[in-house]
RNA sequence: GCGGAUAUAGUUUAAUGGUAGAACUCCGGCUUGCCAAGUCGGUGAUCCGGGUCCGAUUCCCGGUAUCCGCA
Numbered sequence: 001g002c003g004g005a006u007a008u009a010g011u012u013u014a015a016u017g018g019u020a021g022a023a024c025u026c027c028g029g030c031u032u033g034c035c036a037a038g039u040c041g042g043u044g045a046u047c048c049g050g051g052u053c054c055g056a057u058u059c060c061c062g063g064u065a066u067c068c069g070c071a
Stems, first nucleotide, its partner, number of pairs: 001070007010024004018054001026042005047063005
C1' cells in the first nucleotide's frame, strides 16, 4: 500500500428497516446481630460525519480505532 472482519451500558452480548433487550456491575428496598448469598425495584448504550427512507443499530458513502490476511 491492497483486501476482509468488527465497533451497541462500566464489562460481556442480543436485536434481517418500526422508537434497543438481557446477564454481570452500580444504586435503593427487603432479608441478616454484621458481611456474603438470596430476592424486589431502578439508573445507564447503538464509534464519528453524511446519504437513502414516512422511519436506520440494520442499507449506501466517507472517516476513525482494533483484529486478520496479502504484498
Molecule: transfer RNA
Organism: Candidatus Kaiserbacteria bacterium RIFCSPLOWO2_01_FULL_53_17